[in-house]
RNA sequence: AUUGAAUAGUCGCGGAUGCAAUAUCGAAAGAUAGCAUAUGAGGAAAGUCCGGGCUCCAUAGAGCAAUAGUGCUGGGUAACGCCCAGUAAGGGAAACCUUAAGGAAAGUGCAACAGAAAAUAACCGCCUAAUUUUAGGUAAGGGUGAAAAGGUGAGGUAAGAGCUCACCAGUAGUAUGGUGACAUACUAUGUUUGUGUAAACCCCACUUGGAGCAACACCUUUUAAAGAGAAGAUAAAUGCUGCUCGCAGACUUCUUGCUAGGUGGCUUGAGAUAAGUAGUAAUACUUAUCCUAGAUAAAUGACUAUUCAAGACAGAACCCGGCUUAUAGAUUUAC
Numbered sequence: 001a002u003u004g005a006a007u008a009g010u011c012g013c014g015g016a017u018g019c020a021a022u023a024u025c026g027a028a029a030g031a032u033a034g035c036a037u038a039u040g041a042g043g044a045a046a047g048u049c050c051g052g053g054c055u056c057c058a059u060a061g062a063g064c065a066a067u068a069g070u071g072c073u074g075g076g077u078a079a080c081g082c083c084c085a086g087u088a089a090g091g092g093a094a095a096c097c098u099u100a101a102g103g104a105a106a107g108u109g110c111a112a113c114a115g116a117a118a119a120u121a122a123c124c125g126c127c128u129a130a131u132u133u134u135a136g137g138u139a140a141g142g143g144u145g146a147a148a149a150g151g152u153g154a155g156g157u158a159a160g161a162g163c164u165c166a167c168c169a170g171u172a173g174u175a176u177g178g179u180g181a182c183a184u185a186c187u188a189u190g191u192u193u194g195u196g197u198a199a200a201c202c203c204c205a206c207u208u209g210g211a212g213c214a215a216c217a218c219c220u221u222u223u224a225a226a227g228a229g230a231a232g233a234u235a236a237a238u239g240c241u242g243c244u245c246g247c248a249g250a251c252u253u254c255u256u257g258c259u260a261g262g263u264g265g266c267u268u269g270a271g272a273u274a275a276g277u278a279g280u281a282a283u284a285c286u287u288a289u290c291c292u293a294g295a296u297a298a299a300u301g302a303c304u305a306u307u308c309a310a311g312a313c314a315g316a317a318c319c320c321g322g323c324u325u326a327u328a329g330a331u332u333u334a335c
Stems, first nucleotide, its partner, number of pairs: 001331003005307007013040002016037004022033004042313001046324002049322005054212004061245004068207004072086005087101001088099004102203002107201002109197003123142002125138005150168006169192001170189008216264005225256005238248003271290008
């Protein structure tokens, strides 16, 4: 990475298409029953963590705010917090793996305990002077800590320190390479400004309407309304929408109470498979072939025979693209 049981037979279930044609249930709309054909749960159907398609608000919204999300660069995609390829930091012997990877000079906050001190540094120690009370200098050595005035070496010094020098690291500039993130080289610099933290508030860049198939539409009908307000046809209540503009606009707010059934939506898709072309790849395009679940208290089950390594995780409910989690066994490929 692929697969995750296979073949044959008998009986039993679901929908589609075609044929046949009257019965049964129901108040009705409608539903069910016969025969034939092909067909009928997953790689995750799970989680409900993301992104959409679709439906309505809605006859089209626009702007601002708020909320929320993403956060190195480039590409892919309908889109994404996803995928591919790179860069940086870190881990590993290595193949490879991880990253919540913009900003600490806009501001605010926090860093317990320990420690002398977490920002007004000096406990032990070292040096000098004095004296047994101490004063001055020091930040190299030791201790505490996640973190304590960049690191190593030499010189220098009373003892020390970027105090000086060399090599690193940092910062700034220039050149070269690259679409870019960045990399390399050179030059300058001791104002190398005393730490960290933004999965703390915050700042910056980009994105962001709401509700959801119990959406929504239609059919039948033996269903249940009552009370109290507001505003009003030149346009307001109300709705889109938190605000403004704009648009629509005859119904609207609160309290109490009542209430059924059926049909559609429902599966042809940002679809699947194969080959070719382009590309490092993700993927895109072209050609050809195929149509493979639509249940609604919930359909695919039981038995027999053979093969055999022979069961693990496990059952659609509008649909699709991802991520995450669970997974017996078998086969294959690469390091």
A computed fold for a 335-nucleotide RNA from a chicken gut metagenome, annotated as Bacterial RNase P class A. The prediction has a mean pLDDT of 76. Rfam family: Bacterial RNase P class A. By type it is a ribozyme. The RNAcentral record of the sequence draws on MGnify.